[in-house]
The prediction has a mean pLDDT of 78. This is a predicted complex of two RNAs, RNase P RNA and transfer RNA, with 426 nucleotides together.

RNA sequence: GCAGACGGUCGGGCAGCCGCUCCUGCUUGCAGGGGAGGAAAGUCCGGGCUCCGUGGAAACACGAUGCCGGGUAACACCCGGCCAGGGCGACCUGAGGGAAAGUGCCACAGAAAAUAUACCGCCUACGGGUAAGGGUGAAAUGGUGCGGUAAGAGCGCACCGCGUCUCCGGCAACGGAAACGGCAGGGUAAACCCCAUCGGGAGCAAGACCAAAUAGGAACGAAAUGAAUCCGUUUCCAGAUUUUCGUUCGGGUAGGUUGCAUGAGGUGUCUGGCAACAGGCAUCCCAGAUGAAUGGCUGCACAUCACCUUCGGGUGAGGACAGAACCCGGCUUACAGACCGUCUGCAUUU
RNA sequence: GCCGGUAUAGCUCAGUUGGUAGAGCAGUUGAUUUGUAAUCAGAGGGUCGGGAGUUCAAGUCUCUCUGCCGGCACCA
Numbered sequence: 001g002c003a004g005a006c007g008g009u010c011g012g013g014c015a016g017c018c019g020c021u022c023c024u025g026c027u028u029g030c031a032g033g034g035g036a037g038g039a040a041a042g043u044c045c046g047g048g049c050u051c052c053g054u055g056g057a058a059a060c061a062c063g064a065u066g067c068c069g070g071g072u073a074a075c076a077c078c079c080g081g082c083c084a085g086g087g088c089g090a091c092c093u094g095a096g097g098g099a100a101a102g103u104g105c106c107a108c109a110g111a112a113a114a115u116a117u118a119c120c121g122c123c124u125a126c127g128g129g130u131a132a133g134g135g136u137g138a139a140a141u142g143g144u145g146c147g148g149u150a151a152g153a154g155c156g157c158a159c160c161g162c163g164u165c166u167c168c169g170g171c172a173a174c175g176g177a178a179a180c181g182g183c184a185g186g187g188u189a190a191a192c193c194c195c196a197u198c199g200g201g202a203g204c205a206a207g208a209c210c211a212a213a214u215a216g217g218a219a220c221g222a223a224a225u226g227a228a229u230c231c232g233u234u235u236c237c238a239g240a241u242u243u244u245c246g247u248u249c250g251g252g253u254a255g256g257u258u259g260c261a262u263g264a265g266g267u268g269u270c271u272g273g274c275a276a277c278a279g280g281c282a283u284c285c286c287a288g289a290u291g292a293a294u295g296g297c298u299g300c301a302c303a304u305c306a307c308c309u310u311c312g313g314g315u316g317a318g319g320a321c322a323g324a325a326c327c328c329g330g331c332u333u334a335c336a337g338a339c340c341g342u343c344u345g346c347a348u349u350u
Numbered sequence: 351g352c353c354g355g356u357a358u359a360g361c362u363c364a365g366u367u368g369g370u371a372g373a374g375c376a377g378u379u380g381a382u383u384u385g386u387a388a389u390c391a392g393a394g395g396g397u398c399g400g401g402a403g404u405u406c407a408a409g410u411c412u413c414u415c416u417g418c419c420g421g422c423a424c425c426a
Base pairs, nucleotide, nucleotide: 001346002345003344004343005342006341007340008339009338010337013300014299015298016297017296018295020035021034022033023032024031025030026029037321041332042331044330045329046328047327048326049203050202051201052200054238055237056236057235058234059233060232062199063198064197065196066195067081068080069079070078071077082096083094084093085092086091097194098193102192103191104188105187106186119134120133121130122129123128142160143159144158145157146156147155161183162181163180164179166177167176168175169174207258208257209256210255217249218248219247220246221245222244251425252424253423265284266283267282268281269280270279271278272277304317305316306315307314308313351422352421353420354419355418356417357416360375361374362373363372369406378392379391380390381389399415400414401413402412403411
């Protein structure tokens, strides 16, 4: 210098004028202060919070997760490692338990798709033997080589793979070594299933309070005292309350307050840890709308794009994705462009 | 804001233990008719909403994105 890998930050700036919304103060129309995001999005996971009348236990069903260890309030998230695959490499990708618990499926082609079997071929003593080679397929009953044989074959041997067992290292996943075994018998679990772990349901239009108005109405169904009253179902125990409860139709109102922002909070620093993260100290208070605020104009530089160019520059356009609605932690998706750091490969120079 | 459902031919819909995607209507070609309709016969028409993944193989299983449709206020 070129090509790349990984991680992070910003994502419009400054000034003036005019507005919008919320809070505080008073001299009541002024002053001071706050005012979108990294994804506020999709609503895909996990929690807080609230209600389903309360507490506890068990079974079945359903759903989710799935190498190992750790982090966390929790997770399907994150960190570290293992194994497998890809890349020369930095590094990347992986829904990565079990197929010798059982069941199902494997089209076409092919002899045969998993209790087996033999089309061509090879050998033959014509009874048969064989699975080397050909051929089919996504997949064919270990692979390569030597020996062996009528031809062949783990039939025998060496190496590789695989299985069992032992030892060593590691918390573990797993790795290494030695011995034994001639091979146990294909794939599919994002098919049913098995194993382990976890999980009540609904959601701020939850829920609470105030106000206004109406016909405190009708039909159907359930229960009738050990019965009813919830969440998938069922059962059991303790124990409370009430005669009603559910669905549909009809009637009325379309108002306000609260929930609602001090929180698993932010920033800085120190300590522990490889890290995710945890702890200590200091400091800060930082949107709260409800037809829904967070904007507009002007000027100055900046980045980008287009055109012209006498290569000095000039003219014009115009700011990526998007936008809070109870709140957090993640994931996923969208995103013009700018900047920083670490590392790899190749080439060249010193 | 929250919670559900759905997407297959021009239209309305089928499609189950995953194995080359169908029906009716419409349109088109031919026959029939003096001509049209009806009728009969034939052929065509699909990236199964988009993109990834699992699998030998995906309309079907899983993830993700997009479009469309529906429901949810309070009082008595």
Rfam match: Bacterial RNase P class A. It is annotated as a ribozyme.